[in-house]
RNA sequence: AAUGAACGCUGGGGGUGCCGGUAUGGGCCGGCUGAGACCUCGUGCCAAACGAGGAACUCCUGGAACCUGAUGCGGGUAAUCCCGACGGAGGGAAGCGAUACUGAGGCGUC
Numbered sequence: 001a002a003u004g005a006a007c008g009c010u011g012g013g014g015g016u017g018c019c020g021g022u023a024u025g026g027g028c029c030g031g032c033u034g035a036g037a038c039c040u041c042g043u044g045c046c047a048a049a050c051g052a053g054g055a056a057c058u059c060c061u062g063g064a065a066c067c068u069g070a071u072g073c074g075g076g077u078a079a080u081c082c083c084g085a086c087g088g089a090g091g092g093a094a095g096c097g098a099u100a101c102u103g104a105g106g107c108g109u110c
Stems, first nucleotide, its partner, number of pairs: 007097004011060004017032006038054006066091003073084003
């Protein structure tokens, strides 16, 4: 040289839960975990459900962000992916630039 973390630009992926109190026109207050559980609109009819958009957060093949398995298993809790295993299981969204590190080759020295 090449490769190339971090980082930057553009583009893209994802989740938005559980409980207590109060209320009844769909809202308010509080608590738990977390990087994130927030806002708006619409359709429905019950502390319901679904869809869309935005903000923030996070992840993009060196992929555990996130989904399936799962209405599952062990532990714990007021309850919940709250913790662990599952998981050398399966899926899952990229291009460019580029510093650090490393470093082919060349030159010099021993």

TPP riboswitch aptamer (THI element) from an Armatimonadota bacterium, 110 nucleotides, folded computationally. Model confidence (mean pLDDT): 76 of 100.